[in-house]
Context: one part of a larger RNA
RNA sequence: CUGGGCGUAAAGGGCGCGUAGGCGGCCGUUCAAGUCAGGUGUAAAAUACCCGGGCUCAACCCGGGGAUAGCACUUGAAACUGGGCGGCUAGAGGGCAGGAGAGGGGAGUGGAAUUCCCGGUGUAGCGGUGAAAUGCGUAGAUAUCGGGAGGAAUACCAGUGGCGAAGGCGACUCUCUGGACUGACCCUGACGCUGAGGCGCGAAAGCGUGGGGAGCAAACAGGAUUAGAUACCCUGGUAGUCCACGCCGUAAACGAUGGGUACUAGGUGUGGGAUGCGGAAGCAUUCCGUGCCGUAGUUAACGCAAUAAGUACCCCCGCCUGGGGAGUACGGCCGCAAGGUUGAAACUC
Numbered sequence: 001c002u003g004g005g006c007g008u009a010a011a012g013g014g015c016g017c018g019u020a021g022g023c024g025g026c027c028g029u030u031c032a033a034g035u036c037a038g039g040u041g042u043a044a045a046a047u048a049c050c051c052g053g054g055c056u057c058a059a060c061c062c063g064g065g066g067a068u069a070g071c072a073c074u075u076g077a078a079a080c081u082g083g084g085c086g087g088c089u090a091g092a093g094g095g096c097a098g099g100a101g102a103g104g105g106g107a108g109u110g111g112a113a114u115u116c117c118c119g120g121u122g123u124a125g126c127g128g129u130g131a132a133a134u135g136c137g138u139a140g141a142u143a144u145c146g147g148g149a150g151g152a153a154u155a156c157c158a159g160u161g162g163c164g165a166a167g168g169c170g171a172c173u174c175u176c177u178g179g180a181c182u183g184a185c186c187c188u189g190a191c192g193c194u195g196a197g198g199c200g201c202g203a204a205a206g207c208g209u210g211g212g213g214a215g216c217a218a219a220c221a222g223g224a225u226u227a228g229a230u231a232c233c234c235u236g237g238u239a240g241u242c243c244a245c246g247c248c249g250u251a252a253a254c255g256a257u258g259g260g261u262a263c264u265a266g267g268u269g270u271g272g273g274a275u276g277c278g279g280a281a282g283c284a285u286u287c288c289g290u291g292c293c294g295u296a297g298u299u300a301a302c303g304c305a306a307u308a309a310g311u312a313c314c315c316c317c318g319c320c321u322g323g324g325g326a327g328u329a330c331g332g333c334c335g336c337a338a339g340g341u342u343g344a345a346a347c348u349c
Base pairs, nucleotide, nucleotide: 004320005319006318007302008301012317014201015200016199017198021194022193023192025088026087027086028085029084030083031082033081034080035077036076037075038074039073040072041071042070049065050064051063052062053061054060091191092188093187094186096183097182098181103177104176105175106174107173108172109171110154115149116148117147118146119145120144121143125136126135162169163168206247207246208245209244210243211242215241216240220236221235222234223233258316259315260314261312262311263310266293267292268291269290270289271288272287273286274285275284276283277282297304298303322349323348324347331342332341333340334339
C1' cells in the first nucleotide's frame, strides 16, 4: 500500500467556529488536463516464458521467438471527472409574518427555611444513636412568641417535559443578546458538506489576588464501634463551597454511538407550530423535536430498528491493531503550581 474495524470485545476527538485540503446540485456550450483507443520510439544483456540445439541425461550452456507495465512523442474520441463561459432553482442563505423555551450576560426585587444576635414567656433538660458518649444547658438551654442581621439555595408548578454545540441551564421583574421552529413563496443563485493545523468554549476539584462566609464540609480534634479502626456512626470543625478578575483544561466530558445527505412497514405517548372540519369537546392532514413498542434489514450475541447499530463498496474528519510494563520514562510544548498534552523501549506472559 492492499485489507478489517471503532454501542458493550482495542478503537468517536469533551464541544463548537473555521484555514489548507478532500468531496460536491440541474441544463447548454467549449477546451481536452485526468480518462479511453490507435500509432511510433524507448523499455541493455542475462534471468523468466515458448520453440529448437550442445555436453550420454539433467543441472548447466547456446541459438531463435514472443511478451510486459511504465515513460516520451503523436493522431483521435468526448460519456464521466476537471478547466472556461452562459443559464436554472430542488441544496444553502436572505427578507416578511408569527408563536414556544430553566439558551447566554447584566441590574434589581421577593417569600419559605437554617444559623446567629436582642427582647418576652418558661424550667430542667436538650441533642444524638443500634445503644451510647463527646457536645450544649440553672451564667437559664431545648421549646415557644416578637424584632433584627447575614449568606446560600430557589419547595409546589415539574413532566418519560423544555432550551443549548457540548459543558450545562430551574423564584420573580426589567434590560442587552444567541439559536431553533412554523407559514406564505418575495429575493440571491451552488454561495454547499467536512475539516489536518489553528482559534474559542469547556462540570467538579485545584491555583493566584481581593472580598464574602448562613448551611454543608476534605483536613483536623474529640466521642463511640472494634482484636485494631489512621474508616463506616456521632459531636465539633478549617480550607472549600459563594462573588469579581485571572489561571487550570481534565471526567464513566456517556447515547460508552463523530459530522453531513438521501432512501427504507407500522403502532402508541408527549412538547412547539400550521391547515381543514366542528358550536365545543375533539378529529384528520402536515412540519420540527422528544420517548416507548415493533416489520424488513442488521448484529457474535445483547440489542438497534425513520432519533439506525438498516441501505449507500456515498462524502469528510478522528481513532484501533494482544495483556502487563504505561498513559509510565525521556524529550518537546503548555502551566504560578498541581499537573496537562504528545508518547516509547527494555523486560515479561
Molecule: small-subunit ribosomal RNA, central domain
Organism: Thermoanaerobacter ethanolicus